Molecule: transfer RNA
Organism: Candidatus Methanofastidiosum methylothiophilum
RNA sequence: GGGCCUGUGGUCUAGUGGAUAUGGCGUCGGGCUUCGGACCCGAAGAACGUGGGUUCAAAUCCCAUCAGGCCCGC
Repeated sequence: GGGCCUGUGGUCUAGUGGAUAUGGCGUCGGGCUUCGGACCCGAAGAACGUGGGUUCAAAUCCCAUCAGGCCCGC
């Protein structure tokens, strides 16, 4: 330098054009318990790496770019 893959709440993850983005763990509150754990109920928390474009509509398609990984070449 070239090619490919990945990037979504604290963390892991679902969602491949119709949506105020899914679930687990964790956190917080409550119930239960002598207390705690386990279990049950509830809550907060992400506009999807960044920027631009296409579209009535984008996490999803296109372009550029950043970060990480793998392969190839000099």